[in-house]
RNA sequence: GUUUGAAAAAGGCAAACCAUUCGAAAGAACGGGACGCAAAGCUUCUGACCUAAGUCCUUAGGGGAUAGGGUAGCAGGGUUGCCGGG
Numbered sequence: 001g002u003u004u005g006a007a008a009a010a011g012g013c014a015a016a017c018c019a020u021u022c023g024a025a026a027g028a029a030c031g032g033g034a035c036g037c038a039a040a041g042c043u044u045c046u047g048a049c050c051u052a053a054g055u056c057c058u059u060a061g062g063g064g065a066u067a068g069g070g071u072a073g074c075a076g077g078g079u080u081g082c083c084g085g086g
Stems, first nucleotide, its partner, number of pairs: 002086004012037002017032002020029003035073001041079003045076003048071003054066005
C1' cells in the first nucleotide's frame, strides 16, 4: 500500500421508546435510553423509499399529481479512520 474481520485489546456510535424544541408533514436537534453496527464516521453523486407546505388538476365534499423538503441505521458511489490476520 492492498485485502480481509478468526480470536482478541483499546475504544466508538446509538434503534425503538420517553421528555423538550423546531417543522405543513416526512423528519430533525438536544437529553435520557440500548436494538444493533467493523465504518451505524463524513458526504445526496446515482437509484430507491417517505412526506406534500407551495403549485397544478379535479371536486358539493373528497381526492389526485408533483420535491426546492427528508431517510447516510435503504443500497451503491466518493472520502477519512482503530486494531488484528493474509